[in-house]
């Protein structure tokens, strides 16, 4: 100079003019109040993903949610955190010449189940061609019923019971032996996953768990349209469901009806499905049909905030210290325009530069708040590494 | 905003406990039949299984993220 990694950032910027949406304050609606109405004034007013709704959590509130069974979710190992499927760090496979990327990365020696097609054979292995002994026979030949023996060689497939060498053999063959791998034991290091070393064993036996399944561990549900207070409305309708006993009172001639207490805990509810369980159990009870309202206030926006320092840690992170803040609406404001700069195209030039276009000049846009994770995103800035050329 | 459910030929659907050349009914063309039309018969064409990755020898099927379609949910009495 080039190819590259691996990280953090910004993502128009100044002014005017004229609007919205919220806060606070001032005037005025005869007096007093005021969240109203009219009017003025000051000051604030989208992101890094506000988005996907994909994990965790705070908050609420279900009869506090225990136990087992079913479900659903993770899934190397150590930490980090409120908690994670997040994030660090290390281990192991793989990939890259490196910088450094990827990995749903437990168990297939618990069991079950699949392995199309092709092939002899696809999991109790097996023998198609082949190679190697023996051979009846007769056409004596590169013949051959037929009988072993063999897994090296071909063949088939995604995948055929370690690999490669050397011996050995009829031909072979972990048959032997070296190395490599693989299993098993010891022993070292580590918190560990895991390595590293040595002895023993000729080799156990495919592959799939993002197939059922086993093992560990974790999970109660439903979401601010949750909840909570006011207000107004109305037919405070109507229907259907709901055990067993006992008292007492009222009404009636009786059957019975009303109304009030109580047992028992059965039917049935309730604790996201089932079982114990525990509560509720004629009720301010449930479930459906009608019927009313489309209002105000809270919840609500200062938090696991943000920035700097400085200590503990390799780091995720944690701790202690200053300093600082102000969207909070409720169908939803956060625009329009002018002008300069700035980007980006496009002509004209060697260039410097001129001239003209573009506000669609990126993705996208709070709606209860956090922490992540995934997906968009024009253009543009910095920081550390690495390979490879060439100068010095 | 929350919460669920679907994507497969123009349409309606099967297939989705992994292995087809992806089927079916309607519907489109072609041809027969008829004087002609319909109705019968016979044939063909049409798909990126919504879109990317990613498991496995192999994916419409599993598993994951995008797109896109519908659907429900207020408060009193």
């Nucleotide at each position: 100079g080039g190819a590259g990694a691996g990280g953090g950032c910004c993502g128009g910027g100044u002014g005017g003019u004229c609007g919205c949406u919220g806060u606070c304050u001032c005037c005025g609606c005869g007096g007093c109040a005021g969240g109203g109405c009219g009017g003025g004034g000051a000051g604030a007013g989208a992101g890094g993903a506000a988005a996907g709704u994909c994990c965790g959590g705070g908050c609420u509130c279900c009869g506090c949610a225990g136990g087992g069974c079913a479900g659903g979710g993770u899934g190397g190992u150590c930490g980090g955190u409120a908690a994670c499927g997040c994030c660090g760090a290390c281990c192991g496979g793989g990939g890259g010449c490196g910088a450094c990327c990827c990995c749903a990365g437990g168990g297939a020696a618990a069991g079950u189940g699949c392995c199309a097609c092709a092939g002899a054979a696809a999991a109790c292995a097996u023998a198609c061609c082949g190679c190697c002994c023996c051979g009846a026979g007769c056409u004596u030949g590169u013949c051959g019923a037929g009988g072993g023996g063999u897994a090296a060689g071909g063949g088939u497939g995604a995948a055929a019971a370690g690999g490669u060498g050397c011996g050995g053999u009829a031909a072979g063959a972990g048959c032997g032996c070296a190395c490599c791998g693989c299993a098993g034991c010891c022993c070292u290091g580590g918190u560990g996953a895991c390595a590293a070393g040595g002895c023993u064993g000729g080799c156990a036996g495919g592959g799939c768990a993002a197939a059922c399944c086993c093992c560990a561990c974790c999970c109660g549900g439903a979401g601010c349209a949750a909840g909570g207070c006011c207000a107004a409305a109305u037919a405070g309708g109507g229907g259907a469901g709901c055990a067993u006993c006992c008292c007492u009172g009222c009404u009636g001639c009786a059957a019975g009806g009303c109304a009030g207490g109580g047992u028992u805990g059965u039917a049935g509810g309730a604790c996201g499905g089932c079982c114990c369980g525990u509560c509720c159990g004629a009720g301010a009870c449930u479930c459906c049909c009608g019927g009313g309202u489309u209002g105000g206030c809270u919840g609500c926006u200062a938090g696991a905030g943000u920035u700097c320092c400085g200590c503990a840690g390799c780091a995720a992170u944690g701790c202690g210290g200053a300093a600082u803040c102000g969207a909070g609406a409720g169908a939803a404001a956060u625009g329009a325009u002018c002008a300069c700069c700035g980007g980006c195209c496009c002509c004209g030039g060697c260039a410097a530069c001129g001239g003209g276009g573009c506000g669609u000049c990126a993705c996208a846009g709070a709606a209860c708040c956090c922490g992540g994770c995934u997906u968009a995103c024009a253009g543009g800035c910095c920081c550390u590494c690495u390979c490879c050329g060439g100068c010095u | 905003g929350c919460c669920c459910u679907c994507g497969u030929a123009g349409c309606u659907c099967a297939g989705c406990u992994g292995g087809a050349u992806a089927g079916a009914g309607c519907g489109a063309c072609c041809g027969c039949c008829u004087c002609c039309u319909a109705a019968g018969c016979g044939g063909u064409a049409g798909g990126u299984c919504a879109c990317a990755g990613g498991u496995u020898c192999a994916a419409a099927u599993c598993c994951u993220g995008u797109c896109g379609a519908g659907g429900g949910c207020a408060c009193c009495a």